[in-house]
RNA sequence: GAAGCGCGCCAGGCCGCCGCUGGCACGAUGCCCGAAAGGGUGUGCUGGAGGAACGUCCGGACUGCACAGGACAGCGUAGGAGGUAACACCUCUCCACCGACAAGCCGCAAGGCCCUAAGGUGAGGAUCAGAGCAACAGAGACGAGCCGCUUCAGUGCGGGUGAAACGGGCAAUCUCUACGCGCAGCAAUACCAAAUAGGCCAGCGUUGACGUGGUUCCGCGGAGCUGGCGGGUAGGUAGCACCGAGCCGGGUGGGCGACCCCCGGCCCAGAUGAAUGGCGGUCACGUCCGGGGCAACCCGGACGCACAGAAUCCGGCGUAACGGCGCGCUUCACAC
Numbered sequence: 001g002a003a004g005c006g007c008g009c010c011a012g013g014c015c016g017c018c019g020c021u022g023g024c025a026c027g028a029u030g031c032c033c034g035a036a037a038g039g040g041u042g043u044g045c046u047g048g049a050g051g052a053a054c055g056u057c058c059g060g061a062c063u064g065c066a067c068a069g070g071a072c073a074g075c076g077u078a079g080g081a082g083g084u085a086a087c088a089c090c091u092c093u094c095c096a097c098c099g100a101c102a103a104g105c106c107g108c109a110a111g112g113c114c115c116u117a118a119g120g121u122g123a124g125g126a127u128c129a130g131a132g133c134a135a136c137a138g139a140g141a142c143g144a145g146c147c148g149c150u151u152c153a154g155u156g157c158g159g160g161u162g163a164a165a166c167g168g169g170c171a172a173u174c175u176c177u178a179c180g181c182g183c184a185g186c187a188a189u190a191c192c193a194a195a196u197a198g199g200c201c202a203g204c205g206u207u208g209a210c211g212u213g214g215u216u217c218c219g220c221g222g223a224g225c226u227g228g229c230g231g232g233u234a235g236g237u238a239g240c241a242c243c244g245a246g247c248c249g250g251g252u253g254g255g256c257g258a259c260c261c262c263c264g265g266c267c268c269a270g271a272u273g274a275a276u277g278g279c280g281g282u283c284a285c286g287u288c289c290g291g292g293g294c295a296a297c298c299c300g301g302a303c304g305c306a307c308a309g310a311a312u313c314c315g316g317c318g319u320a321a322c323g324g325c326g327c328g329c330u331u332c333a334c335a336c
Stems, first nucleotide, its partner, number of pairs: 001332010012283007020048007030041004050307001054318002057316005062185004074181005079093005094124001095122004104113003125176002130174002132170002146159003149154002189238004199229006210221005246266006253260002285304008
């Protein structure tokens, strides 16, 4: 320098104006909605999306229900060892396959084959328990006799077809073996709790309660009235967002590694029609066009600047994506 791989990071910056939302403080201790609980409304300070917040495919935390023990069924996992809260994830390793230039081999050539590097892929237990399946070709694809051969009935000897011809293959078809697994999910669940209807209890009531029109006694209607309790609904609060499988930095700590340990620092979104935004300017980046320049590049203009977006919370996997930056490994070539 060329080619091929692997890993990590970023996800536009700044300024101005106008907004949204969580928390805290202050203030009027007012106003609005509501039966109440509670919510809304002002000012200031402060926090406010992601590497995938996504898909909801695995694994957990948490919560409720269920639960003597065992077996069956069902579902899942599958080389070995380890990591982890756990996993179908990750790491190391064995095996198989893939994997380029060069070298080697074949070829007149085009090209092909072979070998392997970094690296990549693998649902990689069992087909001496049983079943099922196998395109085309071929007589025959699971128990066969086409050609040859011969003692005419055979043929585990030869030929031909094919990936494979009674010796095997496929378990990502059933199955077997070993191991694991209760069921549901934050619309979980817990608490507070109207109006209306219905329920239960107590008291009063046809000897007129109660309602109503006049006003101390009448008229009319009249079988209910009053109080309490409890369930559930709307609505509200908690769960829920600061103490965690937490984040950041450091370690001449351990381990090949995943990861673990120690020290220091930090507290880091949170709604319930659901905030995290909009506009303008400028700089950066990319593409295209025009001009200048030997060139590196400079000037002007237009367009673009992704994928996407929290909803109980974590660990993975998968998928999406305009681009940019950095590091490492392998092979080959050249130079010293």